[in-house]
RNA sequence: UCUGUGAAAGGCAAACCGGCUGCGAGGCCGGGACGCAAAGCCACCGGUCCGAACAGGUUCGGACAGCGGGGUUGCCGGA
Numbered sequence: 001u002c003u004g005u006g007a008a009a010g011g012c013a014a015a016c017c018g019g020c021u022g023c024g025a026g027g028c029c030g031g032g033a034c035g036c037a038a039a040g041c042c043a044c045c046g047g048u049c050c051g052a053a054c055a056g057g058u059u060c061g062g063a064c065a066g067c068g069g070g071g072u073u074g075c076c077g078g079a
Base pairs, nucleotide, nucleotide: 001079002078003077004076011036012035016031017030018029019028020027021026034066040072041071042070044069045068046067047064048063049062050061051060052059053058
């Protein structure tokens, strides 16, 4: 640098349930595990979702990193 797991040490946590919060999408905490080699972080691009305006298909604001691309950092193994 490239690559991915017979492993080893571990890590994260879907749906659902309870609480809090938000107009909402959603977020946070606890329980819980569907899964994940970056399911660590980032809203830059596309996409999806929410709210508002309105000229009816656009604009603005917001959300999703577990939708894809991209950026960046990291454990172990192999070459």